Background:
The RNA shown here (transfer RNA) has 73 nucleotides and comes from Salarchaeum sp. JOR-1. It matches the Rfam family "tRNA". Rfam classes the family as a transfer RNA. From the family's description: Transfer RNA (tRNA) molecules are approximately 80 nucleotides in length. Taxonomically the source falls in Salarchaeum (Archaea, Methanobacteriati, Methanobacteriota, Halobacteria). The sequence is in RNAcentral, with records from ENA and Rfam.
[in-house]
């Protein structure tokens, strides 16, 4: 330099054009317990990497940039 894939809360992760963007771990608060752990209820937290475009509507499609991974030279 070229090709392919990926980028979603603190971490993992679903979503594959139309609902307030699921879920798990973690965090905070309550219940339970003599206390802790376990169990359980609730709460908060995502500019969906960034910038454009297409569309009535984009996390999702297209283009560019950046970052990461793999392969080729």
């Nucleotide at each position: 330099g070229g090709g392919c894939g990926c980028g979603u809360g603190g971490c993992c992760a679903a979503g594959c054009g139309g609902a307030c963007a699921a879920g798990g771990c973690g965090a905070g608060a309550g219940g339970u317990u003599c206390c802790u752990a376990a169990c359980u209820u609730c709460u908060a937290g995502a500019u969906c990497a960034c910038g454009g475009g297409u569309u009535c509507a984009a996390a999702u499609c297209c283009c560019g940039u950046c970052g990461c991974g793999c392969c080729c030279g």